[in-house]
RNA sequence: GCCGCCUUAGCUCAGCUGGCCAGAGCACGUGACUUGUAAUCUCGGGGUCAUCAGUUCGAAUCUGAUAGGCGGCU
Numbered sequence: 001g002c003c004g005c006c007u008u009a010g011c012u013c014a015g016c017u018g019g020c021c022a023g024a025g026c027a028c029g030u031g032a033c034u035u036g037u038a039a040u041c042u043c044g045g046g047g048u049c050a051u052c053a054g055u056u057c058g059a060a061u062c063u064g065a066u067a068g069g070c071g072g073c074u
Stems, first nucleotide, its partner, number of pairs: 001073007010026004019057001028044002031041002050066005
């Protein structure tokens, strides 16, 4: 230098043949239980879907550029 893949909650990830409020587990907070803690159960908060543009009535999802990460080739 070229090619491919990845980037979604604090962490690990699903969702990605465009459309219903963007989800799960863990973590965190409230409450119950307990003499108390842990465990268990209940409810809850938390997101610019890496960034910027484009296409579209409508984008996490399609296209382009950029940034970061991983791998391969030279």